Annotation: Large-subunit ribosomal RNA, domain II from a Patescibacteria group bacterium, 738 nucleotides, folded computationally. Taxonomically the source falls in Bacteria candidate phyla (Bacteria). It was read from a public genome assembly. It matches the Rfam family "Bacterial large subunit ribosomal RNA".
Context: one part of a larger RNA
RNA sequence: UCCAACGAGUUUAUUUAUAUUACUUGUCUAAGUCCUUCGGGACGGAGGCGUAGGGAAACCGAGUGUUAAUAGCGCGAUAUACCACUGAUAAACAUUGACCUAUUUUUAAUGGGUCCGUGUUUAUCUGUGGUUUGUAGUAUAAAUGAGACCCGAAGCCAGAGCGAGCUUGCCUUGGUCAGGAUGAACUUUGGGUAACACCAGAGGGAGGUCCGAACGCAUAUGCUGUGCAAAACAUUGCGAUGAACUGAGGUAAGAAGUGAAAAGCUAAUCGAGCCUGGUAAUAGCUGGUUCUCCCCGAAAUAGCUUUAGGGCUAGCCGCAAGAGUAAUUAGCGGAGGUAGAGCACUGAAUGGAUGCAGAUGACUUUGUCUACUGCGUCCAAUCAAACUCCGAAUGCCGUUAUGUUGUCUUGCGAGUAAGAAAGUGGGGGCUAAGCUCCAUUUUCAAAAAGGAAACAGCCUAGAUCAUCAUCUAAGGUCCCUAAAUUAAGUUAAGUGGAAAAGGAGGUGUGAUUUCUCAUACAGCUAGGAGGUUGGCUCAGAAGCAGCCAUCCUUUAAAGAGUGCGUAACAGCUCACUAGCCUAGAGAUGGCGCGCCUAAGAUUCAACGGGGCUAAAACUUAAUACCGAAGAUAUGGAUUCGUUCCGAUUUAUCGGAGCGAGUGGUAGGGGAGCAUUUUUAACUGCUGCGAAGCGGAGUCGUGAGGCUCCGUGGAGCGUUAAGAAGAGAGAAUGUUGGA
Numbered sequence: 001u002c003c004a005a006c007g008a009g010u011u012u013a014u015u016u017a018u019a020u021u022a023c024u025u026g027u028c029u030a031a032g033u034c035c036u037u038c039g040g041g042a043c044g045g046a047g048g049c050g051u052a053g054g055g056a057a058a059c060c061g062a063g064u065g066u067u068a069a070u071a072g073c074g075c076g077a078u079a080u081a082c083c084a085c086u087g088a089u090a091a092a093c094a095u096u097g098a099c100c101u102a103u104u105u106u107u108a109a110u111g112g113g114u115c116c117g118u119g120u121u122u123a124u125c126u127g128u129g130g131u132u133u134g135u136a137g138u139a140u141a142a143a144u145g146a147g148a149c150c151c152g153a154a155g156c157c158a159g160a161g162c163g164a165g166c167u168u169g170c171c172u173u174g175g176u177c178a179g180g181a182u183g184a185a186c187u188u189u190g191g192g193u194a195a196c197a198c199c200a201g202a203g204g205g206a207g208g209u210c211c212g213a214a215c216g217c218a219u220a221u222g223c224u225g226u227g228c229a230a231a232a233c234a235u236u237g238c239g240a241u242g243a244a245c246u247g248a249g250g251u252a253a254g255a256a257g258u259g260a261a262a263a264g265c266u267a268a269u270c271g272a273g274c275c276u277g278g279u280a281a282u283a284g285c286u287g288g289u290u291c292u293c294c295c296c297g298a299a300a301u302a303g304c305u306u307u308a309g310g311g312c313u314a315g316c317c318g319c320a321a322g323a324g325u326a327a328u329u330a331g332c333g334g335a336g337g338u339a340g341a342g343c344a345c346u347g348a349a350u351g352g353a354u355g356c357a358g359a360u361g362a363c364u365u366u367g368u369c370u371a372c373u374g375c376g377u378c379c380a381a382u383c384a385a386a387c388u389c390c391g392a393a394u395g396c397c398g399u400u401a402u403g404u405u406g407u408c409u410u411g412c413g414a415g416u417a418a419g420a421a422a423g424u425g426g427g428g429g430c431u432a433a434g435c436u437c438c439a440u441u442u443u444c445a446a447a448a449a450g451g452a453a454a455c456a457g458c459c460u461a462g463a464u465c466a467u468c469a470u471c472u473a474a475g476g477u478c479c480c481u482a483a484a485u486u487a488a489g490u491u492a493a494g495u496g497g498a499a500a501a502g503g504a505g506g507u508g509u510g511a512u513u514u515c516u517c518a519u520a521c522a523g524c525u526a527g528g529a530g531g532u533u534g535g536c537u538c539a540g541a542a543g544c545a546g547c548c549a550u551c552c553u554u555u556a557a558a559g560a561g562u563g564c565g566u567a568a569c570a571g572c573u574c575a576c577u578a579g580c581c582u583a584g585a586g587a588u589g590g591c592g593c594g595c596c597u598a599a600g601a602u603u604c605a606a607c608g609g610g611g612c613u614a615a616a617a618c619u620u621a622a623u624a625c626c627g628a629a630g631a632u633a634u635g636g637a638u639u640c641g642u643u644c645c646g647a648u649u650u651a652u653c654g655g656a657g658c659g660a661g662u663g664g665u666a667g668g669g670g671a672g673c674a675u676u677u678u679u680a681a682c683u684g685c686u687g688c689g690a691a692g693c694g695g696a697g698u699c700g701u702g703a704g705g706c707u708c709c710g711u712g713g714a715g716c717g718u719u720a721a722g723a724a725g726a727g728a729g730a731a732u733g734u735u736g737g738a
Stems, first nucleotide, its partner, number of pairs: 001738006011146013026049003032043004053060002063075004081131005087125009097115008149288002152285001156278004161274002168252009177242001179211003182207001186203006215239003220235003254270001256266003291672006301314005315416002317413007329401006340390001341388002346384003350380009361369003419444010449460003464636004469632003475626003478610003484623001486621005496612001502596002506593004511588005523580005529553003534548003559574001563572002637662011673727001675724008684716002692711008
């Protein structure tokens, strides 16, 4: 890692809801007693629930509590009702018949009245049945208490529980320490002293003394690190007559021991050992939780919370029952102070004019001036989330139409309470963030399909199933790749196919304007002069370092000079003018598309690629086509509503048609399949071959069923019900195997 088997919402008590059964002279018995075929049956009304509520209670009672109150208010009552049938009574209407009466056309008809009977309707009453109500039982769902869906802690406590064969301390009794070095006390001899002291030699052999084996320890490094080893090995090191090391025996332990003290050690376990028990401790946490189909389908928000990854209530979802209105759109009527705008208020803030006051400075000094400051007025132009003389669009409320499958009420069952991105309006931040916090809408979450190369949140569009049918959306139509090599322009930058301030005789287009056959613009030829070297300055300054002025004359024209140049002149040139030539030449701002600005980290790597230039780029226009699980067509399945038909175990079931639907996580609801076992029937199947196993075929939307063949060798099924140890792929699941 794989395979097989096992492996998780159970049981009980109570409560509530729904369904159903029994009774509704309300209902049910409990303990217990008696009987029993041992399965159970009968009795038992004590008691519970119900029939009346209010109050804390006394208590009162269709009322009661509050209160001085007969007021008001709170909580209550005004419930048994409905339907069907049978019967009785009464009334109304219609009508047969009989009788009385009036009129007439007098055999007869018409009108009025009374009685009996019949029919219909209404009202009342009696009875029966059903629904309702109530009680009890059963089933399902949920809640609460229990281990409470399953597995999982670290922990806490208990026991005259087990441990000192490891280790710590102590006690008793033993053992061990090669060799070498140093040479204390003391003694003695000699010297020495008044006597000591003191000095030297010899002896001596002290020491938690020195070096260093055994022995003990473990400083540093390496090695090992699925090891030789759950602490070793190699080299190196420390102690090695001592507080030394060590054998054996004994002794002290779990809130206790022991400890030259590290919370060390107390059997590979120690900030409280091990074992067993309490015990299925607890876990707002993590993981796991097993068959199918059908219907509906969320939330990631608010309030409170020692609360923030948990809860409770509400919101949003489902189911059941009931009520009889909502959403949308249009009209009409309302409230409002946002966007915008404005400066009328509150503030901010700029320029000008002006008035008053102030201090400083200056001066012509006792009073003037300029700048400045403060407070005003006027004019002009501004700003504001906490300004408003104004003021929308949306949205909201009401109403009238329209309109349909949503709205509301009650009960039961949930899940959710970590959201994400995008567009828009805002706060925070840097008008940063795939940032953060609100509002509002959409999508994802829980949504597949087509497009965006790929790409939860973008664009199109919501997948019941089938089809080698049709039409479209977004997006596309040279090739990869389905579908156009359409038209008119633009772009030359591969711009397209990343970017700013800023810059530029890129190019296209339209606008305004100037000059121009009285010859423009460009080019060529010629002139471009005189007073004068203007004055000043200066070493010099002659058009041309600088300052001032910038006239006059000759002229077709020529500046007291545009640039280069000289030490200063000179020289070249320009403005300006004439001629030649010839038809357009300039200036300004606008728009379209391009250019530069433009440097990155593994080749191209900023069109998906190839490749594209009168495009396969951009703008405009038109017509085709492609293109999705969208729409349509045909057929099938299913849910709900509705119409009709048929059947009946009358609450239903089946069939045919029409209409609307059928994506789906958490979650709710419905209908089923399979497994084991019990009861009953089939008085079923089976050695002429059961179960199981392997394979094939077939039926069902599916879970699954049936048939056949083989194997196997003894049990097994169908139908209708009941009861569950009732479905595995995941839990670092458990056991076994490979």